The RNA shown here (transfer RNA) has 72 nucleotides and comes from Gibsmithia punonomaewa. Its Rfam family is "tRNA". The family's RNA type in Rfam is transfer RNA.
RNA sequence: GUCUAGAUAGCUCAGUGGUAGAGUACGGAGCUGAAAACUCUGAAGUCAUGGGUUCGAAUCCCAUUCUGGACA
Numbered sequence: 001g002u003c004u005a006g007a008u009a010g011c012u013c014a015g016u017g018g019u020a021g022a023g024u025a026c027g028g029a030g031c032u033g034a035a036a037a038c039u040c041u042g043a044a045g046u047c048a049u050g051g052g053u054u055c056g057a058a059u060c061c062c063a064u065u066c067u068g069g070a071c072a
Stems, first nucleotide, its partner, number of pairs: 001071007010024004018055001026042005048064005
């Protein structure tokens, strides 16, 4: 340099056009003599950035940034 995969909650990941979810971690409550475990509950997201298509974009298209891989 060319090609390719990826970027979504603190972390690990799902979500292939119609209000963004799970596990785990964290806060609160229950339980206990007190903890752990367990149960209930809550908060936490400009969906990497900018533009385009569309009535509507995390999702489709283009560019850019960053990360992994292949080739030279």
Its mean pLDDT, the model's own confidence on a scale to 100, is 85.